[in-house]
RNA sequence: GCGGCUGUAGUCUAGUGGUUAGGACUGGAGCUUCCCAAGCUUCAAACCCGGGUUCGAAUCCCGGCAGCCGCA
Numbered sequence: 001g002c003g004g005c006u007g008u009a010g011u012c013u014a015g016u017g018g019u020u021a022g023g024a025c026u027g028g029a030g031c032u033u034c035c036c037a038a039g040c041u042u043c044a045a046a047c048c049c050g051g052g053u054u055c056g057a058a059u060c061c062c063g064g065c066a067g068c069c070g071c072a
Base pairs, nucleotide, nucleotide: 001071002070003069004068005067006066007065010025011024012023013022018055027043028042029041030040031039048064049063050062051061052060
């Protein structure tokens, strides 16, 4: 330099055009307990960036950035 794949809360992950963007861990508050742990309830927190297509984009297209793999 070329090609392929990937990018979603602090972490891991689901979501292939219309969901309030779901789950788990972590964190805050509460319940329970003599206390702790465990358990239960509840709350907070996310679509890598820019543009395009569309009535509607995390999802499709283009460009960029980052990571991984391969080729040179």
This is a predicted structure of a 72-nucleotide RNA (transfer RNA) from a Methanomassiliicoccales archaeon. Its Rfam family is "tRNA". Gene Ontology term of the family: triplet codon-amino acid adaptor activity. Lineage of the source: Archaea > Methanobacteriati > Thermoplasmatota > Thermoplasmata > Methanomassiliicoccales. The sequence was found in a public genome assembly.